[in-house]
RNA sequence: UUGAUCCUGGCUCACGACGAACGCUGGCGGCGUGCUUAACACAUGCAAGUCGAACGGGAAACGUUCCUUCGGGAACCGAGUACAGUGGCGCACGGGUGAGUAACACGUAGGUGACCUACCUAUCGCUGGGGAACAACCCCGGGAAACCGGAGCUAAUUCCGCAUACGCUUUCCAACUCGCGGGUUGGAAAGGAAAGAUGGCCUCUUCAUGAAAGCUAUCGGCGAAUGAUGGGCCUGCGCGUCAUUAGCUUGUUGGUGAGGUAACGGCUCACCAAGGCUGCGAUGACUAGCUGGUCUGAGAGGAUGAUCAGCCACACUGGCACUGGAACACGGGCCAGACUCCUACGGGAGGCAGCAGUGGGGAAUAUUGCGCAAUGGGCGAAAGCCUGACGCAGCAACGCCGCGUGAGUGACGAAGGCCUUCGGGUCGUAAAGCUCUGUCGAGAGGGACGAAACACCGGUGGGAACAAUACCUCGCCGGUUUGACGGUACCUCCAAAGGAAGCACCGGCUAACUCCGUGCCAGCAGCCGCGGUAAUACGGAGGGUGUAAGCGUUAAUCGGAAUCACUGGGCGUAAAGCGUACGUAGGCGGCGCGGACAGUCAGAUGUGAAAGCCCUCGGCUCAACCGAGGAAUUGCAUUUGAAACUGCCGUGCUUGAGUAUCGGAGAGGGCAGCGGAAUUCCGGGUGUAGGAGUGAAAUCCGUAGAUAUCCGGAGGAACACCAGUGGCGAAGGCGGCUGCCUGGACGAAUACUGACGCUGAGGUACGAAAGCGUGGGGAGCAAACAGGAUUAGAUACCCUGGUAGUCCACGCUGUAAACGAUGGAUGCUAGGUGUCGGGGGGUUGCCCUCGGUGCCGGAGUUAACGCGUUAAGCAUCCCGCCUGGGGAGUACGGUCGCAAGGCUGAAACUCAAAGAAAUUGACGGGGGCCCGCACAAGCGGUGGAGUAUGUGGUUUAAUUCGAUGCAACGCGAAGAACCUUACCUGGACUUGACAUCCUGAGAACCCUCCUGAAACGGAGGGGUGCCCUUCGGGGAAUUCAGUGACAGGUGCUGCAUGGCUGUCGUCAGCUCGUGCCGUGAGGUGUUGGGUUAAGUCCCGCAACGAGCGCAACCCCUGUCCUUAGUUGCCACCGAGUAACGUCGAGCACUCUAGGGAGACUGCCCGGGUCAACCGGGAGGAAGGUGGGGAUGACGUCAAGUCAUCAUGGCCCUUACGUCCAGGGCUACACACGUACUACAAUGGUGGGUACAAAGGGUUGCUACGCCGUGAGGUCACGCUAAUCCCAGAAAACCCAUCCCAGUCCGGAUUGCAGUCUGCAACUCGACUGCAUGAAGUUGGACUCGCUAGUAAUCCCGGAUCAGCAUGCCGGGGUGAUACGUUCCCGGGCCUUGUACACACCGCCCGUCACACCACGAAAGCCGGUUCUACCCGAAGCCGGCGGGCCAACCCGUAUGGGAGGCAGCCGUCGACGGUAGGG
Repeated sequence: UUGAUCCUGGCUCACGACGAACGCUGGCGGCGUGCUUAACACAUGCAAGUCGAACGGGAAACGUUCCUUCGGGAACCGAGUACAGUGGCGCACGGGUGAGUAACACGUAGGUGACCUACCUAUCGCUGGGGAACAACCCCGGGAAACCGGAGCUAAUUCCGCAUACGCUUUCCAACUCGCGGGUUGGAAAGGAAAGAUGGCCUCUUCAUGAAAGCUAUCGGCGAAUGAUGGGCCUGCGCGUCAUUAGCUUGUUGGUGAGGUAACGGCUCACCAAGGCUGCGAUGACUAGCUGGUCUGAGAGGAUGAUCAGCCACACUGGCACUGGAACACGGGCCAGACUCCUACGGGAGGCAGCAGUGGGGAAUAUUGCGCAAUGGGCGAAAGCCUGACGCAGCAACGCCGCGUGAGUGACGAAGGCCUUCGGGUCGUAAAGCUCUGUCGAGAGGGACGAAACACCGGUGGGAACAAUACCUCGCCGGUUUGACGGUACCUCCAAAGGAAGCACCGGCUAACUCCGUGCCAGCAGCCGCGGUAAUACGGAGGGUGUAAGCGUUAAUCGGAAUCACUGGGCGUAAAGCGUACGUAGGCGGCGCGGACAGUCAGAUGUGAAAGCCCUCGGCUCAACCGAGGAAUUGCAUUUGAAACUGCCGUGCUUGAGUAUCGGAGAGGGCAGCGGAAUUCCGGGUGUAGGAGUGAAAUCCGUAGAUAUCCGGAGGAACACCAGUGGCGAAGGCGGCUGCCUGGACGAAUACUGACGCUGAGGUACGAAAGCGUGGGGAGCAAACAGGAUUAGAUACCCUGGUAGUCCACGCUGUAAACGAUGGAUGCUAGGUGUCGGGGGGUUGCCCUCGGUGCCGGAGUUAACGCGUUAAGCAUCCCGCCUGGGGAGUACGGUCGCAAGGCUGAAACUCAAAGAAAUUGACGGGGGCCCGCACAAGCGGUGGAGUAUGUGGUUUAAUUCGAUGCAACGCGAAGAACCUUACCUGGACUUGACAUCCUGAGAACCCUCCUGAAACGGAGGGGUGCCCUUCGGGGAAUUCAGUGACAGGUGCUGCAUGGCUGUCGUCAGCUCGUGCCGUGAGGUGUUGGGUUAAGUCCCGCAACGAGCGCAACCCCUGUCCUUAGUUGCCACCGAGUAACGUCGAGCACUCUAGGGAGACUGCCCGGGUCAACCGGGAGGAAGGUGGGGAUGACGUCAAGUCAUCAUGGCCCUUACGUCCAGGGCUACACACGUACUACAAUGGUGGGUACAAAGGGUUGCUACGCCGUGAGGUCACGCUAAUCCCAGAAAACCCAUCCCAGUCCGGAUUGCAGUCUGCAACUCGACUGCAUGAAGUUGGACUCGCUAGUAAUCCCGGAUCAGCAUGCCGGGGUGAUACGUUCCCGGGCCUUGUACACACCGCCCGUCACACCACGAAAGCCGGUUCUACCCGAAGCCGGCGGGCCAACCCGUAUGGGAGGCAGCCGUCGACGGUAGGG
């Protein structure tokens, strides 16, 4: 996610945080932070020097003086300064970066008996005596330059011998000790050092006012050695992803020996052996600096590794070594490469991942600043120099923290804005006003801490040599000196509310609502979703909410997410149990005793850097920030203990497991043989016209003899009955009978072994059907295929045939809804009832027990359904599997297979769900029960014709508008010539035709004339009333004129509404309270058994009651009674008439209209559950609701109506309002609905004659009489109506005629002449007369109404209305058929399925077309990386040679020789590069 529910499950948000960026905005300060991208390229400056107290050289300018040939020169000073060089120390620190690295790189704990350590340091000792060279310098030469070559001189703390030397080094021996390359001791042999500088002093020696030697102090140098510091190496453990990377390895693994190193080691080499690593993940690929920490989180975890700190790695790319204590060296060297620059083209130079800065890249990250004052570092004895480390400043709201933008008062609740129900509300004490304050900022003044030292001066104490109070050295006290920041922090003064608020949001989540605009447009959106004319969701405004110098957005991250579940999840149906078994590794494992102590637990010790987090205290006014102390650092190691549990060792036990004996059950498996039934085929006989097949047929078989039937034969396959939620098997699966071979389970009773067990990653075996290979076999059946049907089609379902296949043997495949959709093992936890196998007891209709197989069910469990000793309950162990849907069990890769295909198994992209169970409905060409003119049975119609009427369409200036399946269409309209009228054309009016208010005038009103189509406009005449009065006048009512508020609208929205109505449907339903059931939606009640027209009633029942509906109560009608008796009635009596209730009388009857009675299954019989009720009967006018009407439950259709009315909103306002005339709504090629009249003889026509009901009537109905053929006219009685009138009912009935025809049917149409209504019948009325006489001869498919006084048929009346009905609403007259519920339609109840809920007019699948997106394949093409073989072989180390060359040492008088070395050459290794082939 659903109509709702519960569950599963994903998606999304609220929180925190950030080296951020972007948008809008921006007052101040403090503290921090600032290239996350191109380890891209870099101009310029700076970032490592210093020491003259190690050494040799050694200027210049200026200035002064002198000289001068006036060109200049010299001296002094500058200055032993600058400068370069030799030498020493430093340059291996500090600073940067994160490319590489998955590694002993890092972290942690250790080891080093396998090591080093400059400077510093406790201590001991030494510092003797010689020699030599090379820079600088000078000379010559080459080069554009960089720079280089040759010759010559020279110093030293440079270099080289010699001497000496230890507790040093090496080798050997011995002893002791040890953690075995250690320590201590003894002995032997061999080997190895040095450098001086500065200050002072003269006691001794020499020279002799003082020096040298010497002495002394300080700083050095050398040997040894201790410590400290810093490192090297080794080890345990920890620290990414991918198995679609499963095998890797030849110096590889080990040994011996040698080399090499500070040092162990295949680190290297020779030889020997053949090892080493790997499922506890080797190798390979990809990614990545690691950590303290940081962010988040309740924690466990997850993410991260900026700033700070520790370690590592790197310094344009690759390789290499040199120097050195330490480098294979960021600002050193060599070579190669790429790039950039210079060049005289020959050759050279360079390396910002130092600080600034530039270009480039990028969404994006700062000044080419100041200073060494502080801290720290290098050198120096020191002064000091150097220090882009560092301290500061600058830029940036990038972050955190703090402050401010004012405070009090102030109601007329101002103006204004917004909203409004027009009353008001709100912004809002907000503002203004009044009274205050002065932070920050601006101005002015004052003004720090950070500074203590070194050093120097003064004082003072100690010390070596010395005569010494000098000097030197080590301290102490005092003084002097040193600030980049910076005239900054801070303080004070001054004036003034003056200079300082934005941003986001306001549909739900989520805090905050209204108006306007817009109208699925423009747009919003984190998810759900908003927007199609009233949008709290878009845009604006007012208001509000949140936050605040910031606020939002975006990216990435943790959380929520128990959504990878260690803490802390699951797998019957939601995703998830391997098809099954055997079994390897692994994991887990019964009872007792003993041992040891690995795990475990406890204590102690070491470590766990600092910073950070936390706590306390303290310093900046607070805070951020900073300082001090503490805690913590859950870890690791060492050590001391404990011994319950686990592991280990030992020893026992029997209950787990197994073995032996006996027994029965079984479609368990394999092989061989046998049997009968049936099908088919073949042969023969009998026999004749069909058979077969189907819903119906046809293809097909059959007169060449089928089917049928009998006999015989062949062949293959399968085994009826028995047969059973029976049996067996691990699963797949197994079914005739017999034999042989063979597996397993079970029962009974004993004996034995002694934990031998469970599970099981990989692995192995088995594994239905189909399929594949080879060879057989082939009766039946039967994919494919063919034909016949069906159908719109029918590549199907049905039929006739038919091949693979099905069968056998051997081999492969390895899947399935291989399912109990439920892995295996063990234990525990109520029962009842079947059944199979075995055993026991027994009183033989029974009980107990073990093992299997079913059903029901308790506790429990489950989201529910359900499961429930055969668990899905309660537990333990092991394995497998799941993590939203689709993409997809697809692609790629691997692997298996002969193939088909199997196993393993993604991603891009896309969706806001997909899903489980249950609930209520709805639906079903599901089921059951039951209704209805629903069908059927009938009668009469529609559909055909003509006409009427409505509608669609078309037309038109307009044909006003609405109604549209049933449920619009003779509907709104119970009546359009004008009016109506809303439409069109034209002519007019603008406070208006109508309402209220105000002002002025006139009462009102009536009449006449002119223009005009009228409206309208103009002119004239008559005429005054009522109330009050102070007599001037005022008021009410009314008319006219004027002003503005307003009127007016049949303009839009029926999807904003009220009201009213239609419809399902007069169908029997729809609900509620309480209780009960369910986690819940919801159920129960309302279901069930009967019954009814009915949820009508009865019975039953976790329900008991109740409401709205049903029924009844109401009206009409049917019978009777009673009351009343005119206008009604007339039986009796009387009167009159041609006749008549006409009259008197009467109220009996009819009738009228009030009241009442009557019917209730009351009575009888039968049925039924002793019920409800049903069937029949009696009586009765009427009998089971007597007939009809009114009456319409909860609701459905956004059903209809804004044009009855009312009404929100919107729109028009000299017009969308109003008035008038004329026209239109009446059009007409067509189409449909509803009607009327017909087509005729059950009829037409003519004549005669009979019987109603219900209505209407004073602007009315109108009698009678007369006139007219008639419509009608005229005259006029009666009637405000049971009185009079409309008013003749018609069909029927009787007589006559017509004689089946377009007629004596039918009446349309048209002509003429009239009547009536009306101001007026042209468009456009009705009727009458005469004439005319059309279509039509019973209507295709289809379709409608009706069950009784009904259908059909015949007339009558009424409303509307001046007139106009075939329509509508009523009235009566005459007066017909239903076996039944299978089917069609609609409905009710129960039940069932559902993927539907807009509810089957639902939902939804696939192909195709076009466009776009993503992924795969593709002839190939390009790049990166890596491997193998070979070639080339720079620099350089090492080795060899070294004929060329050489100062120190040795021999030698010397030439020279020796020792030792250099160049050069050769070789091993070797980067870049090349060739070939792979990943």